Predicted 3D model of a 71-nucleotide RNA (transfer RNA) from a Candidatus Moraniibacteriota bacterium.
The organism belongs to Candidatus Moraniibacteriota, within Bacteria.
The RNAcentral record of the sequence draws on ENA.
Rfam family: tRNA. Rfam classes the family as a transfer RNA.
Its mean pLDDT, the model's own confidence on a scale to 100, is 80.

RNA sequence: CGGGAUAUAGUGUAAUGGCAGCACGAUUGCUUUGGGAGCAUUUAGUCUCGGUUCGAAUCCGAGUAUCCCGA
Numbered sequence: 001c002g003g004g005a006u007a008u009a010g011u012g013u014a015a016u017g018g019c020a021g022c023a024c025g026a027u028u029g030c031u032u033u034g035g036g037a038g039c040a041u042u043u044a045g046u047c048u049c050g051g052u053u054c055g056a057a058u059c060c061g062a063g064u065a066u067c068c069c070g071a
Base pairs, nucleotide, nucleotide: 001070002069003068004067005066006065007064010024011023012022013021018054025043026042028040029039030038047063048062049061050060051059
């Protein structure tokens, strides 16, 4: 320098262009003498900027970060 892949909640992982879920975690409550376990409740997310579309996590363009291949 060229090509490719990946980016989703604190962590991991889904989502045929049509309300962004699940598990763990965290908050609060119940239960317990206390802890643990259990039950209920709440919390928090689509890497950034544009474009297409009635509608974008998804399609397109540019960029950022990481990784792989080549020179």